[in-house]
Context: one part of a larger RNA
C1' cells in the first nucleotide's frame, strides 16, 4: 500500500465534468396536503402526530356459560350477568431510543426532449433513438394489390375497400400559410418524334435468259419521349439592391431587378446562433450553465409537421431542502490480500 466493511471533533458539496459514491428517508395508523389538470390526476405531494410493555378501572364489539322469556318443543329462537379475547379511553411503567434487529420511498422547483405502458445496438449505448394508438396520401373489386417461388404453389385470406399493402406523421388540444417552374406521379391524346414488322420507288452484283444475291426512298408501324393538364400531409423551393417621416434613430411607404412563388401562424442567442460569457432582468457574495424577455434567425417555421401540454421517465439541464469522510484533511478499528519467515 490495495479490497471489503464500521466509527469519526468542527464544518456540511467546499469535492467533482456531474453530489459519482456513501450518508440520509423508510414499516404501519392518524391528521393533513399546492401550482396544475385532459377532473382520472397531481398524492405516499409537502408537512405534522402516534407507535413497546403493564392494568384489578372505564366504554364498545365478539364469543356466549348460568339465569330469564318465547314457542310451530328443539342439540330451538331471543335477551344477555360471570369468563375470555380485541380495540379505544384513562391510569402506571422502563430505557438515549418501542416499525428499538432484519426488511423497508429521500423531497421539493424550474426548464429541455419523448404523449403514455412497452421496444433495442445477446458482450462498452436503454435515450430524446425503434415502437405506438391516432392523422393523413396513396395502392387495391378479388385468380385483389403486394410477398415468397423460374413454376406448380403458398402467404395475402377461409379475409372483400368499416377490408387488405405501401409512404409519412406520431397521444390530446389550437392549426398545417404561398409555389406544379424542375423532378416523381396521375390524366389526356390531336400533333411532333420513333423500332421490329409492312411497304417497295430506286440502285449494284451476277446470269445467254428466267431468275438469284446485295441494298434501298417514300408511305404505314405502339408504349415511350416531346407536347396539353392536374397533383406538395408527393421529392421539393419559399429573393436582392436603393430611397423616405419636423432631433436623432427607424421606416407603416415609394421605386427598381429578378422568381415557379418569395417564409402565413406560431415559435426565436433555440437538442438550431457563427459573431457569443450578444443585450436586460431574475437567482448566487460571485452563474461561459439555468430561468424569463428581446429579435440583428450566420443557418427556426408548419404531418423530413409548427406551436402548446396535464401524465408519465434507471432520459438531459439549472436551483434549493434534508443528509452525510464527497471534501477541508486526515484519523482509528475489523477482515482479506500485498510483505518477512516457515
Nucleotide at each position: 500500500c490495495u479490497c471489503u466493511g464500521g466509527c469519526u471533533a468542527a464544518g456540511g458539496a467546499a469535492c467533482u465534468c456531474g453530489g459519482c459514491a456513501a450518508a440520509a428517508u423508510a414499516g404501519c395508523c392518524c391528521c393533513g396536503u399546492a401550482a396544475c389538470u385532459u377532473c382520472g390526476g397531481g398524492a405516499g405531494a409537502a408537512g405534522g402526530g402516534g407507535u413497546g410493555c403493564c392494568u384489578a378501572c372505564g366504554a364498545u364489539u365478539g364469543u356466549g356459560u348460568a339465569a330469564c322469556g318465547g314457542c310451530u318443543c328443539g342439540c330451538c329462537c331471543g335477551u344477555g350477568a360471570a369468563g375470555c379475547a380485541a380495540u379505544c379511553g384513562a391510569g402506571g411503567u422502563c430505557g438515549c431510543a418501542g416499525c428499538u434487529a432484519a426488511g423497508a420511498g429521500g423531497c421539493c422547483c424550474a426548464a429541455c426532449c419523448g404523449a403514455c405502458u412497452g421496444u433495442u445496438u445477446a458482450c462498452u449505448a436503454a435515450a430524446a433513438a425503434c415502437a405506438c394508438a391516432g392523422g393523413u396520401c396513396u395502392c387495391u373489386g378479388c385468380g385483389a394489390a403486394c410477398c415468397c417461388g423460374a413454376a406448380a404453389g403458398g402467404g395475402g385470406a377461409c379475409g372483400u375497400a368499416u377490408a387488405g399493402g405501401g409512404g409519412c406523421u406520431g397521444a390530446c388540444g389550437c392549426c398545417u400559410g404561398c409555389c406544379c417552374g424542375g423532378u416523381g406521379c396521375c390524366g389526356g391524346a390531336a400533333g411532333g418524334u420513333u423500332a421490329a414488322g409492312g411497304g417497295g420507288a430506286g440502285a449494284g452484283g451476277u446470269g445467254a435468259g428466267a431468275g438469284c444475291c446485295u441494298u434501298g426512298a417514300a408511305c404505314u408501324g405502339a408504349a415511350g419521349c416531346c407536347c396539353c393538364g392536374g397533383u406538395a400531409a408527393a421529392c421539393g423551393g419559399c429573393g436582392g439592391c436603393c430611397g423616405u417621416a419636423a432631433c436623432u434613430a427607424u421606416a407603416a411607404c415609394g421605386g427598381u431587378c429578378c422568381u415557379a412563388a418569395g417564409g402565413u401562424a406560431g415559435c426565436g442567442a433555440a437538442a438550431u446562433u457563427c459573431c457569443u460569457u450578444g443585450u436586460c432582468g431574475g437567482g448566487u457574495a460571485a452563474g461561459u450553465u439555468c430561468c424569463g424577455a428581446c429579435c440583428c434567425g450566420c443557418a427556426c417555421g408548419a404531418a423530413u409537421g409548427g406551436c402548446g401540454c396535464a401524465a408519465c421517465g434507471a432520459g438531459u439541464u439549472g436551483g434549493g431542502c434534508g443528509c452525510u469522510g464527497u471534501c477541508u484533511c486526515g484519523g482509528c478499528c475489523a477482515g482479506a490480500g500485498a510483505c518477512u519467515c516457515g
Molecule: large-subunit ribosomal RNA, domain IV
Organism: soil metagenome